The RNA shown here (transfer RNA) has 73 nucleotides and comes from Slackia heliotrinireducens. The source organism's lineage runs through Bacteria, Bacillati, Actinomycetota, Coriobacteriia and Slackia. Its Rfam family is "tRNA". It is annotated as a transfer RNA. Rfam's curators write: Transfer RNA (tRNA) molecules are approximately 80 nucleotides in length.
[in-house]
RNA sequence: GGGGACGUAGCUCAGUUGGGAGAGCGCUACCUUCGCACGGUAGAGGUCGGCGGUUCGAAUCCGCUCGUCUCCA
Repeated sequence: GGGGACGUAGCUCAGUUGGGAGAGCGCUACCUUCGCACGGUAGAGGUCGGCGGUUCGAAUCCGCUCGUCUCCA
């Protein structure tokens, strides 16, 4: 220098015929208990790496770019 994969909640990830942003664990409150744990209910938490484009509409499609891993030279 060139090719490929990945980037989504605090962590691990799902969501790829374009239309609801989600799960498990964790966190907070409440219920339960003499208390803790377990269990149950509710809730908070996200610029979907960044910028731009296409579209009525983008996590999703396109371009550029940043980071991590990997292959070739």